[in-house]
């Protein structure tokens, strides 16, 4: 200097003038005054929790979630270290990462076979015929098929072959010795035994439902009119079962006031508020507007710093 | 504001791990003197983007439009 990686940072500023909106102070009131007002994602609502109510949530099945160690964390599909595996020259990034010898199930097509092995050429033995070729048996190296083929290669051996038998690799098991730990290194043994589990399942934890239009208080209207069903148990705790509770429930029609107030916050509103003008500065400004509150997380977006890498050029 | 659900061709719509059915509408051609009916032939980014998987509309996240609930 260009690429690219990773972290953090701000989020147009200043000054004055008029709005706008809460809270307090002031007034009889109106006027006045003081202080206070969006975001890093307020969003999506994808996870955690507060908070509420469900006759306090007991039991079993169903059902949901989570999945490598270690820590931190109220907690979590959150976060830093790390294991392992992958992608990249790299610097870093990415992983829903337990089990596949519990069992079930599924691998289209092509292939000889898709998992109880198996043989289309083909290689090798024997037999038949004049030959072409054909039966019969061995084999699994090499063709071919496929996304995926029964341990890879290489040597010996062998009729050909072949973990048959050695060496390295891989992979099991068993044993030592590092680590808290996931796991790693050596050693020895000695090799039939795919992929799928974001298929079913199975192992270990872990979840009760709703959700601020939750819920409370006050008010306002009322006439109780028709139908279903209920102590032989409606309805409600959790989908069902047990279990608990124990009188009202559903549906048509009518009437009223979709009132106020709290939940509601050092923004805090219910039509629900951040603007607008005048001056100035410069990089000329991106995605974008609370609505119960808190922590993560995703997606949308602008500028800037600073570590690190990988190539180029110079000295 | 919360909870929920849905999206395959102009239109309806099946399909839930292996070649994306089937009707109606368009084009086309074929019968016909022309037409209509009727045959045949054609029409797909399975809303979009990443994961898993050999393979994805189908599974799993993310975004994106509807569309219902609830005072």
């Nucleotide at each position: 200097g260009a690429a690219g990686u990773a972290u953090c940072u701000c989020a147009u500023c200043c000054a004055g003038u008029c709005g706008c909106u809460g809270u307090c102070c002031c007034u009889a009131a109106c006027a006045g005054g003081a202080c206070g007002g969006a975001g890093g994602a307020a969003a999506g609502u994808c996870c955690g929790g507060g908070c509420u109510c469900c006759g306090c949530a007991g039991g079993g099945c169903a059902g949901g979630g989570u999945g490598c160690a270690g820590g931190a964390g109220a907690a979590a599909c959150u976060c830093c270290u790390g294991u392992g595996g992958g992608u990249g020259c790299g610097a870093a990034c990415c992983c829903a990462a337990g089990g596949a010898a519990a069992g079930u199930g599924c691998c289209a097509c092509a292939g000889a076979a898709a998992a109880u092995a198996u043989a289309c050429c083909g290689c090798c033995g024997g037999g038949a015929g004049c030959a072409a070729u054909c039966c019969c048996g061995g084999u699994a190296a090499g063709g071919g098929u496929g996304a995926a083929a029964a341990g890879g290669c290489g040597a010996g051996g062998c009729a050909a072959g072949g973990g048959c038998u050695c060496a390295c690799c891989g992979g099991a098991c068993g044993c030592g010795c590092g680590g808290c730990g996931a796991c790693g290194c050596g050693c020895g043994u000695g090799c039939c035994u795919g992929g799928c589990a974001a298929a079913c399942c199975c192992c270990a934890c872990c979840c009760g439902g709703a959700g601020c239009a939750a819920g409370g208080u006050c008010g306002a209207a009322u006439a109780g009119g028709g139908g279903a069903g209920g102590a032989u148990g409606a309805g409600g705790c959790u989908g069902c079962c047990c279990g608990c509770u124990g009188a009202c429930u559903c549906c048509c029609g009518g009437g009223u006031a979709c009132g106020a107030c709290c939940g509601c916050u050092g923004a805090g509103a219910u039509a629900a508020a951040u603007g607008a003008c005048u001056g100035g500065a410069c990089a000329c400004g991106a995605c974008a507007g609370a609505a119960c509150c808190c922590g993560g997380c995703u997606u949308a977006c602008g500028a800037g710093g600073u570590g690190c890498u990988u190539c180029c050029g110079c000295u | 504001g919360g909870c929920g659900g849905c999206a395959u061709a102009g239109c309806c719509a099946a399909g839930u791990g292996g070649u994306a059915a089937g009707g109606c509408a368009g084009a086309g051609g074929a019968c016909u003197g022309c037409a209509a009916a009727u045959c045949c032939u054609u029409c797909a980014u399975c809303c979009c983007c990443g994961g898993u998987u050999c393979g994805a509309a189908u599974c799993c996240g993310g975004g994106u439009g509807c569309c219902g609930c609830c005072u």